RNA sequence: UUAUUGGAGAGUUUGAUCCUGGCUCAGAACGAACGCUGGCGGCGUGGUUUAGGCAUGCAAGUCGGACGAUCUUUCCCGCAAGGGAUUGAUAGUGGCGCAAGGGUGAGUAACGGGUGGAUAAUUUAUCCUCAAAACCGGGAUAACCUGUCGAAAGGCGGGCUAAUACCGGAUAAGACUACAGUUCGCAUGGACCGUAGUAAAAAGAUGGCCUCUAUAUUAUGCUAUCGAUUAAGGGUAAGUCCGCAUUCUAUUAGCUAGUUGGUGGGGUAAUGGCUCACCAAGGCUUUGAUGGAUAGCUGGUCUGAGAGGAUGGUCAGCCACACUGGGACUGAGACACUGCCCAGACUCCUACGGGAGGCUGCAGUCGAGAAUCUUUCGCAAUGGGGGAAACCCUGACGAAGCGACGCCGCGUGAGCGAUGAAGGUCUUCGGAUUGUAAAGCUCUGUCACUUGGGACGAAGUUUGAUCUUGUUAAUAGCAGGAUUAAAUAGACGGUACCGAGAGAGGAAGCCACGGCUAACUCCGUGCCAGCAGCCGCGGUAAGACGGAGGUGGCGAGCGUUGUUCGGAUUUAUUGGGCGUAAAGGGUGUGUAGGCGUCCUGUUAAGUCGUAUGUGAAAUCCUUUGGCUUAACCAAAGAACUGCAUACGAAACUGAUGGGAUUGGGUACAAGAGAGGAGAAUGGAAUUCCCGGUGUAGAGGUGAAAUUCGUAGAUAUCGGGAAGAACACCAGUGGCGAAAGCGAUUCUCUGGCUUGAUACCGACGCUGAGACACGAAAGCUAGGGGAGCGAACAGGAUUAGAUACCCUGGUAGUCCUAGCCGUAAACGAUGGGUACUAGGUGUAGGUCCGCAAGGAUCUGUGCCGCAGCUAACGCAUUAAGUGCCCCGCCUGGGGAGUACGGUCGCAAGACUGAAACUCAAAGGAAUUGACGGGGACCCGCACAAAUGGUGGAGCAUGUGGUUUAAUUCGACGAUACGCGAGGAACCUUACCAGGGUUUGACAUGUAUUUGAAAUUCCUAGGAAACUAGGAACCUCCUUCGGGACAGAUACACAGGUGCUGCAUGGCUGUCGUCAGCUCGUGCCGUGAGGUGUUAGGUUAAGUCCUGCAACGAGCGCAACCCUUGUUCUUAGUUGCCACCUCGAUUUCGAGAGCACUCUAAGAAGACUGCCACAGGUAAUGUGGAGGAAGGCGAGGAUGACGUCAAGUCAGUAUGGCCCUUAUAUCCUGGGCGACACACGUGCUACAAUGGCCUGUACAAAGGGUUGCCAAGCCGCAAGGUGGAGCUAAUCCCAAAAAGCAGGUCUCAGUUCGGAUUGAAGGCUGCAAUUCGCCUUCAUGAAGCUGGAAUCAUUAGUAAUCCCGUAUCAGCCAUGAUGGGGUGAAUACGUUCCCGGGUCUUGUACACACCGCCCGUCAAGUCAACCGAGUUGAAUGUACCCGAAGUUACUGACCUAACCCUUGACGCUUGCGUUAAGGGAGGGGAUGUUUCGAAGGUAUGUUUGGCAAGAGGGACUAAGUCGUAACAAGGUAGCUCUACCGGAAGGUGGGGCUGGAUCACCUCCUUU
Repeated sequence: UUAUUGGAGAGUUUGAUCCUGGCUCAGAACGAACGCUGGCGGCGUGGUUUAGGCAUGCAAGUCGGACGAUCUUUCCCGCAAGGGAUUGAUAGUGGCGCAAGGGUGAGUAACGGGUGGAUAAUUUAUCCUCAAAACCGGGAUAACCUGUCGAAAGGCGGGCUAAUACCGGAUAAGACUACAGUUCGCAUGGACCGUAGUAAAAAGAUGGCCUCUAUAUUAUGCUAUCGAUUAAGGGUAAGUCCGCAUUCUAUUAGCUAGUUGGUGGGGUAAUGGCUCACCAAGGCUUUGAUGGAUAGCUGGUCUGAGAGGAUGGUCAGCCACACUGGGACUGAGACACUGCCCAGACUCCUACGGGAGGCUGCAGUCGAGAAUCUUUCGCAAUGGGGGAAACCCUGACGAAGCGACGCCGCGUGAGCGAUGAAGGUCUUCGGAUUGUAAAGCUCUGUCACUUGGGACGAAGUUUGAUCUUGUUAAUAGCAGGAUUAAAUAGACGGUACCGAGAGAGGAAGCCACGGCUAACUCCGUGCCAGCAGCCGCGGUAAGACGGAGGUGGCGAGCGUUGUUCGGAUUUAUUGGGCGUAAAGGGUGUGUAGGCGUCCUGUUAAGUCGUAUGUGAAAUCCUUUGGCUUAACCAAAGAACUGCAUACGAAACUGAUGGGAUUGGGUACAAGAGAGGAGAAUGGAAUUCCCGGUGUAGAGGUGAAAUUCGUAGAUAUCGGGAAGAACACCAGUGGCGAAAGCGAUUCUCUGGCUUGAUACCGACGCUGAGACACGAAAGCUAGGGGAGCGAACAGGAUUAGAUACCCUGGUAGUCCUAGCCGUAAACGAUGGGUACUAGGUGUAGGUCCGCAAGGAUCUGUGCCGCAGCUAACGCAUUAAGUGCCCCGCCUGGGGAGUACGGUCGCAAGACUGAAACUCAAAGGAAUUGACGGGGACCCGCACAAAUGGUGGAGCAUGUGGUUUAAUUCGACGAUACGCGAGGAACCUUACCAGGGUUUGACAUGUAUUUGAAAUUCCUAGGAAACUAGGAACCUCCUUCGGGACAGAUACACAGGUGCUGCAUGGCUGUCGUCAGCUCGUGCCGUGAGGUGUUAGGUUAAGUCCUGCAACGAGCGCAACCCUUGUUCUUAGUUGCCACCUCGAUUUCGAGAGCACUCUAAGAAGACUGCCACAGGUAAUGUGGAGGAAGGCGAGGAUGACGUCAAGUCAGUAUGGCCCUUAUAUCCUGGGCGACACACGUGCUACAAUGGCCUGUACAAAGGGUUGCCAAGCCGCAAGGUGGAGCUAAUCCCAAAAAGCAGGUCUCAGUUCGGAUUGAAGGCUGCAAUUCGCCUUCAUGAAGCUGGAAUCAUUAGUAAUCCCGUAUCAGCCAUGAUGGGGUGAAUACGUUCCCGGGUCUUGUACACACCGCCCGUCAAGUCAACCGAGUUGAAUGUACCCGAAGUUACUGACCUAACCCUUGACGCUUGCGUUAAGGGAGGGGAUGUUUCGAAGGUAUGUUUGGCAAGAGGGACUAAGUCGUAACAAGGUAGCUCUACCGGAAGGUGGGGCUGGAUCACCUCCUUU
């Protein structure tokens, strides 16, 4: 504290960002279905599909108190027949009911439903109230009996009988009709009254009584109840009419002849073209008629914050339907679900003649379907029908059954329990987890089970008794009421509920676990199998597949699928947009419509307020209550936001009257202009023609050629002709609605601006349709045709070149007349109006001012504030802030396509979808990368210079080929004298063959044996090894054994097997390039930016200055090493100037450490100094001094990162694989092959040289398994020899080029040395495959190397030797160090390559080795066209025409009324009966109107199938080109025309949504 409590987002476009925009998810709901699972109860709910077909049973009867009859119970009378009373039953006549209840949603877009009104245009059985009346008569008929037809269903004839059945007459309060009157209203009209006329009924049923007649009974009578007749009122239920709203479609725009209205008949309960005759020609429609599609409507239901959206199952109201179509009858009510008639389809029976039927009632069945229940119980309750009532009927209803279909509730146990058991899973092997979970102990007893008790729902009804009220003549009787007693009634159901018993016993699953989204690991699989809502997972370490363990969520359910709303502000009223994302019409004039200035009066339609009525109930909501709770149910309230009526208000809108002038317009005076149309005129240029001069070329291009020219071109001069266009002026200048308009003059003409007054008085704005104009191209007809120029031809280019370039050239371009109607028709920005800082140009006016200048109006530009925007940007010419009107948008593709329609001569234009497909497509901006973009800078990058490679021979590596094997790796730069810094065996990984299997190698366990080890011998063998033998015989010991070794078995070893795309580590490369980042701050919505850019400068992000930046880190530089100068210290093995000694040139010893040198430490170089330049900077240029000068030279040092770069074969290492083999040992072979191709080198081609002789000068290294001197031998390699040296001592060791002298004289040579032969040497177990060296002999190619290409900027290149590692030796010409001699050139940055910074474009981001377009070929899919073919629906015209209805006919039939005659009876004028006639009503029959189904003809719409044809979409690796994105290599796009395999190309016009450079103009700053 009653009824107002509520709005959440996420994933996905990108390298990242913001935006636009779609797709998807989380929520709720369901008459659901499917999968897995399933304990109990309550309350609900259950044929959504075939309105498909139905077996069987039931779902509407009742009344004997309306009637006759029949049967029957009991009793009485009677001999009997039979009669009477009474009980029960009921076929028929009759009454009421059967039009309700129940079902379904086919049809229906409609007054069908909803809501509110009208009925003065109506009806209403039963019910209630009130009033009146209820009199006199009559004739039949079913049942029943009988005859007869039929298989049946059923029918026909004769005879009898009753009524609350039927008929005639009388009466008429009121009713109806006609006439007259009064009064009222709302238009037609209503109410009341007078007169005349017209039409009724059951003397019934039942009970009681005896006052009357006559004692009893009966009858009459009286009385009560029920029923029947008439009228009025009420109630209930209906009929009809009207206002408002009520789905989609314009690719449906016109529809309509009973159509619209009138008059008059008819018809109906009632209005009305409802129907008919006549008359008129109307009626509806862009406010959507007509047509098509779909659909029962509503209360409500679901969802939603709401507004809305979707929906209409159960319950309730209305409607429609009842096998399909049509029709009427009866009745108060029907055109009737379980009635009738006809037609049709279907099913059944049949004797074949004919009949019967209608579950969309309850159950049930079949079918189709993803799918929906029992052929149950009961009338006990509630309700309905009949009846006086008892009672009967009721598949309505009440109950139960089935289904987790839904909602709600309960349970499947609770407490304690750690050795954290076992098992499972994982594991880093320690453990962790399942997990207090289990076991175990102690309890409880819901549900289920057993057992005992046991309801509420029942109120009534009937009968009896007593009392009482009313009626009445009555105390009977009847009706009502009260009390009391008795009897009787429960389907559910022995159910709910309560008690007792036993025992944790009987009761848990489903889905998920990559993100969204709560929840993680292992194994298996290996782009397979599979998952998936979206994004996306899976190609050998899958948290995404499958299994397992664990975890999360929900729980008798859980998931999936489908559908709806939500999220979705993603149709936007609340609550969106249109410059570039989708979206402004090409432009104007203007119709309808919408909107509209100021003042004032009236009105009250809109608007607002109050009241009344209605808005059914249920539902929702609130409160309270009842089931143990809840769901569920009940009561009361609130609400139902609506509609109608009445009264009121008058601000605003509307309407209407009056006025005003500011919007708008008119008149007047000026002004500018490529505004439009027509006519005339002009000069320059081009081409052609004629003539002159003149000679060999001209023209064209990147370069050429086609072409023109000796028949005289080009060039030049003169003359002439023709057509088209108008230089300069010319300007982000002007004019026009836009398209567009540019020589001059004239004529006609539209609009605009300015100024100052006057006048009109809202005349305005916008504008769907409509109309007009509308570049270029194109079309028709006729002209014209100089230049240009699609198509076409030729020449080039090219792989090709249907192109770009060139030479020609037709349409066309021009004019006249007509069509077309589109463009990037653009400011990608509709029009109008008002408001909101400025600055600065310019065009045309006006005003002030002497001028400078200022003010103002109209245009036209730029910059810029606030504001807006996703950003870019816009910003008084808005894309800002408001208002008014129009147009347009709603993901990309399909597609501006198809079909249809309109227009057009055609081309085509306008209008304009869907299937299908994708998860994006897109805008702006950011960072990169890239560009056949730009600027600046650097580098042996180019240039300059020197020397090479590419040619030869050889060496070496690679490819290829070969092979038993030619082991493996490395492949642009960044593989290829690389791993390999030493392949004869070994190495060795390869091949062949032969061996071994706990192994060649490590550790451990068990058993067993033994020293182990070593050496030797024999046999076999290629060896490994196998078999056997001999010698030798250790150490410790606690004597058990151990160390050690062999054998056997088991764990294991082993693998150069795979994966460098699982890895560590290391390395290459960009690149020794100058970059790469961070903190804080600031800017930006953000990615990001700033700093790091700019101006200078540097080798340098080096430094300086400036600056929203200030600082910092990794890089640069420096610190380190070598080298260049000096000093100090120290002198052995180094040195030797001076000194001494010895030999006496050199040398040795001593002495010495001065010098050289050695190796430690210092110094030195810093733009420090000077001048100039520069900004008083950094820095640069020059100079001085100095050994060295601007980093002195060289090295080491390699930022963030890139290349899934290289390496599993150096090593390490995850995973996988092999285990008598992919391990291991051995011998031999191979890695060395050889048609060929490439890389890297060596040697050369010679005279700057070769050869010979002589002669000079290094540095740095190495050396004991070594270097090896002197001497001797050999021509030499080498041998011998052995001194010295563990090294500043000895050795390798000769340095070579050089210098001096000589020779050769340009030759394949005295160049060159390959190849080959012979003879030797060395290493080594071994030199054949396959080593090196020496000597002699041989003496190949080669005379400087095509295209192309490499290195180098100073002690460098070039050239010359020397050493070392590896190594027994060496295939070394390699690699790596050392020194000697020792150049040339650099103008410079245009170009090639690489890099850096800034900027620009981008459709790239795997980043240009990018992206991407179209044809063709293959497959799949949907849709369009399609000769035709086959259905459905429907229109029009005509034919036929059932039932029925209407009208007419009715000579045939006919009881009730009337008349006549006869007979009979008696109460003598009545009755009965027979025959006949008449009237009247009715009927049969026939004709007719309308009329369903059917038929014929012809249309329209919409489906199915379809040969074939054209395009579209999609699909890891097809073909051809490369059109687009960068200036995309010809800028692109666009409309149009032509052409072409294809993208496309070209012409004409247009656009910037084009890069770059220059110029002009403008702006900003100084």